[in-house]
C1' cells in the first nucleotide's frame, strides 16, 4: 500500500531543543504563529480502540453490559477549522442529510 468494521461537535500541556511556517493534498475562505508555529525529545495528561478483569446469553467461539488504566497504539486550538460531489428545507441569511477523501484503530489475504 489494498479491502473489511467501528470511531471521527466531548477530552487532555508543560519543559527543553528547533527558527518559519502550520491547520492531510489543491482550490477558496477562516485561523494559529518571534510573545517562537511545524518538527524532535522529555515529562504530565485525556479517552478506552486492542490486551486485561466482571457480569450474562449453558460452555467454545463470538456477541452485549459494565469496570480499571499496569501493558500494545491512538491523542492533547477551532466539529476531521469550515466549504467543495449530490439530495432535502429556506424567511435566501442560511439550516438539515447522505457521499467522496482523510485520520486512527481492530482485522483480513
Nucleotide at each position: 500500500g489494498a479491502g473489511u468494521u467501528a470511531u471521527a461537535a466531548a477530552g487532555a500541556a508543560g519543559a527543553g531543543g528547533g527558527g518559519a511556517g502550520a491547520g492531510a493534498c489543491c482550490a477558496g475562505g477562516c485561523u494559529c504563529a518571534g510573545u517562537g508555529a511545524a518538527c524532535c525529545u522529555c515529562u504530565g495528561g485525556c479517552a478506552a480502540c486492542c490486551a486485561u478483569c466482571u457480569g450474562c446469553c449453558a460452555a467454545c467461539c463470538g456477541g452485549c453490559a459494565g469496570a480499571a488504566a499496569c501493558g500494545g497504539u491512538g491523542c492533547c486550538a477551532a466539529u476531521a477549522c469550515c466549504u467543495g460531489u449530490u439530495c432535502c428545507c429556506u424567511u435566501c441569511g442560511g439550516g438539515g442529510a447522505a457521499g467522496c477523501u482523510u485520520a486512527u484503530a481492530a482485522u483480513u489475504g